[in-house]
RNA sequence: AGUUCGGUGGUCUAAUGGUUAUGAUUUCUGUCUCACACACAGAAGGCUCCGAGUUCGAUCCUCGGCCGGACUA
Repeated sequence: AGUUCGGUGGUCUAAUGGUUAUGAUUUCUGUCUCACACACAGAAGGCUCCGAGUUCGAUCCUCGGCCGGACUA
């Protein structure tokens, strides 16, 4: 330098153009316990890396940028 894959709550992850963006974990509260842990119930935590475009409508499609991985030279 080129090719290719990826970027979504603190962490990991789902979404194949349409209702309030999914689940796990984490944190907090309650129940349980002598107490802790486990378990159960509830709550908190995101405007999806940035910008532009297409569309009635974009996490999703197109283009550019940034960051990271793999491969080639």
Molecule: transfer RNA
Organism: Pisolithus sp. B1